[in-house]
């Protein structure tokens, strides 16, 4: 100087002037206005991914289906989260990444290419026997040609051995050397590895380390499947309360019939009727609504995530037309200039019951770390 990893912070700051929301106080009694003072977006407020709080419905227990989650130990109200570690993988390194229980319980799949992809097999190649055949040798019969026997090499078919070697795939049944063999082969042996098992030794655990004895058994469980644990649905448009006008509804009262000799009382009928009372449901309104697993600060315990304890500490959005905003001035920040002077930029994004994560989007500054160069 150049590539990099990891981790922390902030999200411009006061002032002036002009609005907007919502709390308290007072003008005068609700509202409404008006004055004053107080408060007013994020680290993600987003995706709505996952885990709770809370509110309704559902449910004696149990058990099956379904569906989630999967190395260890710890933290949490709780997780698919977060720490600390353990394995395995990348990467010169700082560091990073990990759904990581079982494939000798069964079943199921492994394109394409291979002889075969899991348990039976064999394309070429080697090997060993047999039958034919070609040449070359030596031997023997016999009439020149010639025929029969043996070696030896080549070559065709057939049996049958082998998995060293070739060749097919992403993946072929440990790996390298010797032996050993007809010719191989973990068949033997060494040495290396890789599975299980039994003891020691450290570890709370996952493991780790050492020996020892078997053994050489492809893969895939974000296929089914076993195995351990966990899981009722819905979601603040949840829910609860007040509660108009209009249609509608139950009651009831006025009126007329009828029964009756009257009266009650029964029964029918009437009206675009009329009057009272009631209950639901809807317009709207209240509530839920933000003080809660809350925040700081200081101490203690733990490596750490996190707890725990003191404080006369803080109160910090709650809209429903949806409020949080312009404008100027000055000062920081960054870029260009030269460190002046001037000009210029400043991301991503905006609450909607609230917590706790995770994921995605973004600007800028500081802090530790690696690697490579080049200088001293």
């Nucleotide at each position: 100087g150049g590539a990099g990893u990891g981790g922390a912070u902030c999200a411009g700051g006061u002032g002036a002037u002009c609005g907007c929301c919502g709390g308290c106080a007072g003008g005068a009694g609700c509202a409404a206005c008006c004055u004053g003072u107080c408060g007013g977006a994020g680290g993600a407020a987003a995706g709505u991914c996952c885990g709770a709080a809370c509110u309704c419905c559902a449910g004696a227990g149990g058990g099956c289906a379904g569906g989630g989650u999967g190395c260890u130990g710890g933290g949490u109200a709780a997780c698919a989260c977060c720490c600390a570690g353990u394995g395995g993988g990348g990467g010169u390194g700082a560091c990073c990444c990990u759904a990581a229980g079982g494939a000798a319980a069964g079943u199921g799949c492994c394109a394409c290419a291979g002889a075969a992809a899991c348990c039976a097999u064999a394309c070429c190649g080697c090997c060993a026997g047999g039958c034919g055949u070609u040449c070359a040798g030596c031997c023997g019969a016999g009439u020149u040609c010639u025929c029969g026997g043996u070696u030896g090499a080549g070559u065709g078919c057939c049996u049958g051995g082998u998995a060293a070697g070739g060749g097919u795939g992403a993946a072929a049944u440990g790996g390298u050397g010797a032996g050993g063999u007809a010719a191989g082969a973990g068949c033997u042996c060494a040495c290396c590895g890789g599975u299980g098992g039994g003891c020691c030794g450290g570890g709370u655990g996952a493991c780790c380390g050492g020996u020892u004895c078997a053994u050489c058994g492809g893969g895939c469980a974000a296929a089914c499947c076993c195995c351990a644990c966990c899981c009722g649905g819905a979601g603040c448009a949840a829910g609860a309360c007040c509660a108009a006008a209009u249609a509608g509804g139950a009651g009831g009262g006025u009126u007329g019939c009828g029964u009756g000799g009257c009266c009650c009382g029964c029964g029918c009928a009437g009206a675009a009727u009329c009057c009272c009372u009631c209950g639901g449901g809807u317009a709207g309104g209240u509530c839920g609504c933000u003080u809660g697993a809350g925040g700081a600060a200081g101490c203690c315990g733990g490596u750490a995530a996190c707890g725990g304890u003191u404080u006369u500490c803080c109160c910090c959005a709650g809209a429903u037309g949806g409020a949080u905003g312009a404008u100027u001035a000055c000062c920081a920040c960054c870029c260009u200039g030269a460190u002046g002077a001037a000009g210029g930029g400043a991301a991503c994004a905006g609450a909607a019951u609230u917590c706790g994560g995770c994921u995605u989007a973004u600007g800028a500054u500081c802090c530790a770390c690696u690697c490579c160069u080049u200088u001293u």
Background:
Predicted 3D model of a 376-nucleotide RNA (Bacterial RNase P class A) from a Pseudomonadota bacterium. Its Rfam family is "Bacterial RNase P class A". It is annotated as a ribozyme. The coordinates come from a structure-prediction model, not an experiment, and the mean pLDDT is 76. The sequence was found by an Rfam model in a public genome assembly.